[in-house]
Context: one part of a larger RNA
Molecule: small-subunit ribosomal RNA, central domain
Organism: uncultured bacterium
């Protein structure tokens, strides 16, 4: 190496989009590179394979003939793969007519609630605990009304609802915008899947500028608890949280399940959409697509469990994985301002 395999044992890249490359729908024809097929020539000798002979047997001994296999020519076939040409429409893609959606990105608008300000009532306590202090308050607080700032977040609605590639999106309006679905069956006519590098974008926290700062809160400051508390608890409170630009490139980035296509029992729920049925209309009923969900059969699976939303049957195209520790270390290289990413050993040792 051939090989088994990746929900949970090692192993699916966090996510798309695409260059190379791999693979590719139906019919007709030409072609003959790949394939098949018959001859020809090589293909040293020695080894290794082997019908046979020879060492009194045997041999990693000797002898002898043959076969393996690979490459050139040359004729021939034409099912399949390549390649030409001509068509097709079941895959893909437009068009045209509908419908939903916290998809995005910008601007503007509201209320409700903390705080904090100023006013007025009004007066000793507020507050916080398991109990307490620290802490606020006679300089007038807590508690109540009226006014005003200022910043964040959007209660009900909310729902194994929705949309998005993922990461993720949740008050309303507008504007500009991606994408999906259903329906006509009009068009193009294979224009497809999959992607080594490669680009893009990626929660949170952290970076760098310049802003803002209302909660809330690392670190740090103090009560407390305790043996001791570098912690839980309790009172402060700064980075941060937000906003623009601009970096970082990670996560239990999870469905710990790559993508794409087809086939294969069913029952129920529930979101969008067409079509029957029926109706005054609307629901209800029935049927098909398209999502999301529970059950489950056949199969699968070490087992749990999965089970037309597959981990089932099968193609094909990436990705990754080989016993634990050392170690996601050092070294090297590269990319980042830096924190650090990616890439990734080895001795030694069970």
């Nucleotide at each position: 190496u051939u090989g088994g395999g990746c929900g949970u044992a090692a192993a699916g890249a966090g996510a798309a989009c695409g260059u190379a490359g791999g693979c590719g729908g139906c019919c007709a024809u030409c072609u003959a590179a790949g394939u098949c097929u018959g001859a020809a020539g090589u293909u040293a000798a020695a080894g290794a394979c082997u019908a046979g002979g020879g060492c009194u047997c045997a041999a990693c001994c000797c002898u002898g003939g043959g076969a393996a296999u690979g490459c050139u020519c040359c004729g021939g076939a034409a099912a399949c793969u390549g390649g030409g040409u001509g068509g097709c429409u079941a895959g893909a893609g437009g068009a045209c007519g509908g419908a939903a959606g916290a998809g995005g990105a910008a601007a503007g608008u509201g209320g409700a609630a903390u705080u904090c300000c100023c006013a007025g009532u009004g007066u000793a306590g507020c507050g916080g605990u398991g109990a307490a202090a620290u802490g606020c308050g006679u300089a007038g607080a807590u508690a109540u009304u009226g006014g005003g700032a200022g910043g964040a977040a959007c209660a009900c609605c909310a729902g194994u609802g929705g949309c998005g590639a993922a990461a993720g999106c949740g008050a309303c309006u507008u504007u500009c915008u991606g994408g999906u679905c259903c329906g006509u069956u009009c068009c193009u006519g294979a224009c497809g899947c999959u992607g080594a590098g490669g680009u893009u974008c990626g929660c949170a926290a952290g970076c760098c500028a310049g802003g803002g700062g209302a909660g809330c809160a690392a670190g740090c400051g103090g009560g407390a608890u305790u043996a001791g508390a570098u912690a839980c608890c309790c009172c402060g409170g700064u980075a941060g949280u937000c906003c623009u630009g601009g970096c970082c490139g990670u996560a239990a980035a999870c469905g710990a399940u790559g993508g794409a296509u087809a086939c294969u029992a069913g029952g129920u729920g529930u979101a969008g959409a067409a079509g029957g049925u029926a109706u005054c209309g609307a629901c209800c009923c029935c049927u098909u697509c398209u999502g999301u969900g529970c059950c489950g059969u056949a199969g699968c699976u070490a087992a749990c469990g999965c089970g037309u939303u597959a981990a089932g049957u099968a193609u094909c195209c990436c990705g990754c994985c080989u016993g634990g520790g050392g170690a996601g270390u050092a070294c090297g290289g590269u990319c980042g301002c830096a924190a650090g990413g990616c890439u990734g050993a080895a001795a030694c040792u069970c």